[in-house]
Transfer RNA from a Candidatus Microgenomatia bacterium, 73 nucleotides, folded computationally.
It matches the Rfam family "tRNA". By type it is a transfer RNA. Its family is annotated with triplet codon-amino acid adaptor activity in the Gene Ontology.

């Protein structure tokens, strides 16, 4: 320097153009329990990497850029 793939919650990852952006561990309450744990019932936690474009409408299609991870020089 040229091609690819990843990038969403504290981790792990779905979500291939129209739910209010979701599930699993996790932490926080309560409930049980002498106590932990385990169960069970809830609760909070996201400008969907950044910026732009297209579009009634974008986590989803384009474009540039960051960063990480791979391959070629």
């Nucleotide at each position: 320097g040229c091609c690819g793939g990843u990038g969403u919650a504290g981790c792990u990852c779905a979500g291939a153009g129209g739910a209010u952006a979701g599930a699993g561990c996790g932490a926080c309450u309560g409930u049980c329990u002498u106590c932990u744990a385990a169960a069970c019932a809830g609760u909070a936690g996201g400008u969907c990497g950044c910026a732009g474009g297209u579009u009634c409408g974008a986590a989803u299609c384009c474009u540039g850029c960051c960063a990480c991870c791979g391959g070629c020089a």
Annotation
The RNAcentral record of the sequence draws on ENA. The prediction has a mean pLDDT of 81.